[in-house]
Context: one part of a larger RNA
RNA sequence: UUGGGUUUAAAGGGUCCGCAGGCGGAACUUUAAGUCAGUGGUGAAAGCCUACAGCUUAACUGUAGAACUGCCAUUGAUACUGAAGUUCUUGAGUGUGGUUGAAGUGGGCGGAAUAUGUCAUGUAGCGGUGAAAUGCAUAGAUAUGACAUGGAACACCAAUUGCGAAAGCAGCUCACUAAACCAUUACUGACGCUCACGGACGAAAGUGUGGGUAGCGAACAGGAUUAGAUACCCUGGUAGUCCACACCGUAAACUAUGAUCACUAGAUGUUGGCGAUAUAAUGUCAGUGUUAAAGAGAAAUCGUUAAGUGAUCCACCUGGGGAGUACGUUCGCAAGAAUGAAACUC
Numbered sequence: 001u002u003g004g005g006u007u008u009a010a011a012g013g014g015u016c017c018g019c020a021g022g023c024g025g026a027a028c029u030u031u032a033a034g035u036c037a038g039u040g041g042u043g044a045a046a047g048c049c050u051a052c053a054g055c056u057u058a059a060c061u062g063u064a065g066a067a068c069u070g071c072c073a074u075u076g077a078u079a080c081u082g083a084a085g086u087u088c089u090u091g092a093g094u095g096u097g098g099u100u101g102a103a104g105u106g107g108g109c110g111g112a113a114u115a116u117g118u119c120a121u122g123u124a125g126c127g128g129u130g131a132a133a134u135g136c137a138u139a140g141a142u143a144u145g146a147c148a149u150g151g152a153a154c155a156c157c158a159a160u161u162g163c164g165a166a167a168g169c170a171g172c173u174c175a176c177u178a179a180a181c182c183a184u185u186a187c188u189g190a191c192g193c194u195c196a197c198g199g200a201c202g203a204a205a206g207u208g209u210g211g212g213u214a215g216c217g218a219a220c221a222g223g224a225u226u227a228g229a230u231a232c233c234c235u236g237g238u239a240g241u242c243c244a245c246a247c248c249g250u251a252a253a254c255u256a257u258g259a260u261c262a263c264u265a266g267a268u269g270u271u272g273g274c275g276a277u278a279u280a281a282u283g284u285c286a287g288u289g290u291u292a293a294a295g296a297g298a299a300a301u302c303g304u305u306a307a308g309u310g311a312u313c314c315a316c317c318u319g320g321g322g323a324g325u326a327c328g329u330u331c332g333c334a335a336g337a338a339u340g341a342a343a344c345u346c
Base pairs, nucleotide, nucleotide: 004317005316006315007300008299012314014201015200016199017198021194022193023192025088026087027086028085029084030083031082033081034080035077036076037075038074039073040072041071042070049065050064051063052062053061054060091191092188093187094186095184096183097182098181099180100179103177104176105175106174107173108172109171110154115149116148117147118146119145120144121143125136126135162169163168206247207246208245209244210243211242215241216240220236221235222234223233258313259312260311261310262309263308266291267290268289269288270287271286272285273284274283295302296301319346320345321344328339329338330337331336
């Protein structure tokens, strides 16, 4: 390389957009580039292969043939692919009418709770633990009530619920923005699928500048525990967590399952439409669960939301360790990220 694979054995890119490229619906006409057939030329000789012959045989040699799977020219064929043209509506999109949701961005508002402050009541403890101690408290704590300030998060509703490409999204409300689904088949008429390189987005932690800081809380300090205790437990507590702008670009970024299309029994929940209504039953699209036929699988299991049966495109794998390391390069303020070996060893 061919082949074989990628839920769990090595292997699906974090997600989407998308240029090139690859692939691509139905009908008709033309063309004849690919494709197929015929003919001609060429494809040196030797060698290989076949047959026969010559050295006593063989190696070796000679003669003849075949082959040289290719290239060029020419004459045809037209199913498929291509090219050109015309048409179509099922794929795709648009319109019209509805519906849905924690989808996004930016404002405004709300109540519960924690904390702090002030005032009041009130007196000796509070707090914490397995038990304690550090800590707080007669300068009046803890507890109870009122008021004020401030930050962060939104109990119940709440659900195998919903929305979003993924990351993710939850108090209420307003403005702006986007999407999906359903119904109608009115319009366009293949406008599609995938996508190396590239671009955008991308949890948490971390970084820069400026704010903010109630609670929590790496580091740190103290108290315990212990043989020790750089921990687990307790009392404190800085960065951080929050906001704005700018970086970082990684996660068990998981459904460990790439995207799209078609086909292959059912049963039963549920969400949003439509439809039908007799307080029905039976339906139909799009999601989201459970179970399960055929089938698949090493099994666990998967099973119309496939890991089944097929098609197209992309990504990735090829024994373990060395190693996601070294070196180089690109990116980054840094932390580091991306790309990514070998010697050696089993």